[in-house]
Molecule: Bacterial RNase P class A
Organism: Bacillota bacterium
RNA sequence: UAAGCAGGUUAGGUAGUCGCAGGCGGUUUUGGCCGCUUGAGGAAAGUCCGGGCUCCAUAGGGCAGGGCGCUGGGUAACGCCCAGCGAGGGUAACCUCAGGGAAAGUGCCACAGAAACAUACCGCCCUUGAUACCGGGCCUUUCGUCACCGGAGGCAUGCCCGUCCUCUUGGUGGCCAACGAAAGGUUGCGGGUCAAGGGUAAGGGUGAAAAGGUAGUGUAAGAGACUACCGGCAACCGGGUGACCGGUUGGCCAGGCAAACCCCGUCCGGAGCAAGGCCAAAUAGGGGAGCGAUGACGCGGCCCGCAGAGCUCCCGGGUAUGGCCGCUUGAGGGAAAAGGUAACUUUUCUCCCAGAUAGAUGACUACCCACGACAGAACCCGGCUUAUAGGCCUGCUUACCAC
Numbered sequence: 001u002a003a004g005c006a007g008g009u010u011a012g013g014u015a016g017u018c019g020c021a022g023g024c025g026g027u028u029u030u031g032g033c034c035g036c037u038u039g040a041g042g043a044a045a046g047u048c049c050g051g052g053c054u055c056c057a058u059a060g061g062g063c064a065g066g067g068c069g070c071u072g073g074g075u076a077a078c079g080c081c082c083a084g085c086g087a088g089g090g091u092a093a094c095c096u097c098a099g100g101g102a103a104a105g106u107g108c109c110a111c112a113g114a115a116a117c118a119u120a121c122c123g124c125c126c127u128u129g130a131u132a133c134c135g136g137g138c139c140u141u142u143c144g145u146c147a148c149c150g151g152a153g154g155c156a157u158g159c160c161c162g163u164c165c166u167c168u169u170g171g172u173g174g175c176c177a178a179c180g181a182a183a184g185g186u187u188g189c190g191g192g193u194c195a196a197g198g199g200u201a202a203g204g205g206u207g208a209a210a211a212g213g214u215a216g217u218g219u220a221a222g223a224g225a226c227u228a229c230c231g232g233c234a235a236c237c238g239g240g241u242g243a244c245c246g247g248u249u250g251g252c253c254a255g256g257c258a259a260a261c262c263c264c265g266u267c268c269g270g271a272g273c274a275a276g277g278c279c280a281a282a283u284a285g286g287g288g289a290g291c292g293a294u295g296a297c298g299c300g301g302c303c304c305g306c307a308g309a310g311c312u313c314c315c316g317g318g319u320a321u322g323g324c325c326g327c328u329u330g331a332g333g334g335a336a337a338a339g340g341u342a343a344c345u346u347u348u349c350u351c352c353c354a355g356a357u358a359g360a361u362g363a364c365u366a367c368c369c370a371c372g373a374c375a376g377a378a379c380c381c382g383g384c385u386u387a388u389a390g391g392c393c394u395g396c397u398u399a400c401c402a403c
Stems, first nucleotide, its partner, number of pairs: 001399010012368007020039008041374001045385002048383005053272004060304004065268005070084005085099001086097004100263002105261002107257003121204002123200009133191003136187010146173004150168005212230006231253001233250007276325004286315006298306002332351008369372001
């Protein structure tokens, strides 16, 4: 310098004028007027969680139902926050995770595939049966291998012959056996092929996922059947508060889904500021029906339990969007110190910072700049989530450059 990661902060500024609401003070003819002062947010929003507060039993027991779900801590509490563990992603800073149990049971796993959890489609192997395609065995026939004769050739020299040797297109005999060849027959002995039965989860193929993975031994073929390494599980030992981590040994191994039912652990009573209380005004302490101490109504699912005299409906009326309280001093803000890795806590000092009820917080002018986003309190807090222009700050990572 660039790219990125984590966290914090700001939310146009200055001046003037005119308004609006609360508080205080003054004045007043009680209608008001004047002065001073204060007056939206980081999300005031969604109303999603948790609490305070109020009423109903001081919120009680059980069932049902619902929320939550790694460990330790923080907190009034939480489904929030902090720190860690494990898994996944990233070169890294760092980020993400509904992250208990699938060996209690049930259910589901689209399409494809034989099979989605115990199954055999192809393949491999064994057994049985069939088959004469190949090989083998056996049988039959023919021929040859034998002897004699004939013939041809050679030894062989000018010619001839014998012996001898070679050959066979010839004839006769032999043809028991053996051997060889060819043809035919037979035989399921070996192979092949076909069929049936069985073994096998190694291999192929399907799938998001296929019976722990790889290599070897082994076997008819195979297989954690056995061996080595790796993964997983269990026990033991060591470390850690713990989640968990490391080591040794062992038997060899168990598909996934619980954001399906379910099991385990833990938490949860209900309603909500129109809660609820007081005052004033008005009216009628009205009429009718029903239920009720054999317990109505109430404790917003049911049962128990509590409590104890009214309750419900109809008719006919009144009050009117009257006043006061609740209401804003609060698990509050700021600073410092201490404890803690942190969330957070404690102590001291200091500050008061909207409180309306038809509902105030606005409008205009001038100047400046980087030209201004999302958005408006309604009982109050702690969170989460969502929306949000631009700017600023801090720490860290990676790459490059310079010294």